The RNA shown here (Lysine riboswitch aptamer) has 172 nucleotides and comes from a marine eukaryotic metagenome.
[in-house]
RNA sequence: AGAGGCGCGGGCCUCAUCAGUAGCUGAGAGAAGAAGGCAGAUUCAGAUCUCUCGGUGAAAGGGAAGGCCUGCCGAAAUCGGAAUCCGUCUGUCGCGAAUUCCGGCUGGUCCCGUGGAUAAUAUCCGCUGGACUGUCACAAUUACCGUGGUUUCACGGUGGUUGUGGAGCGCU
Numbered sequence: 001a002g003a004g005g006c007g008c009g010g011g012c013c014u015c016a017u018c019a020g021u022a023g024c025u026g027a028g029a030g031a032a033g034a035a036g037g038c039a040g041a042u043u044c045a046g047a048u049c050u051c052u053c054g055g056u057g058a059a060a061g062g063g064a065a066g067g068c069c070u071g072c073c074g075a076a077a078u079c080g081g082a083a084u085c086c087g088u089c090u091g092u093c094g095c096g097a098a099u100u101c102c103g104g105c106u107g108g109u110c111c112c113g114u115g116g117a118u119a120a121u122a123u124c125c126g127c128u129g130g131a132c133u134g135u136c137a138c139a140a141u142u143a144c145c146g147u148g149g150u151u152u153c154a155c156g157g158u159g160g161u162u163g164u165g166g167a168g169c170g171c172u
Stems, first nucleotide, its partner, number of pairs: 001172002005073001007072008015063001023056009033044003036093005076106001078104007086096002107133005113127005135166014
């Protein structure tokens, strides 16, 4: 520097879903104060929460899909730990998001099963198993070439096929 192939990421646009859900609002009933738990502070309290029947009615994340642009081949995913910072203020606990560092594991794709996340039969992630594929090593077999021998055959090189095995800190 390059290769594997439904190869791995990111961004934008369209679109379906999310969903007749959340929210707002009318009527009725109930709860005890509400802002994640606890304590304090602050703000609000015809505020807040739950249910039923009506009216109105989204968005984000994720993406069945499609198109364009772009970074790449530990691409990238995932697990564990640490630090910073955000989610009303302080202390503490918990949950969630973002960034950075260290370590572990996975060559890649797909499928069945199973567990988890999620609104979700989509999609993503983990694990067992299986299939395909690329790469290297070893073994067998075969084609061509070269050298030696000159019936047979031996050695080496480059390909094909089959089998076994290893892992990207790899291979060319």
The model forms 98% of the base pairs in the Rfam consensus. The RNAcentral record of the sequence draws on MGnify.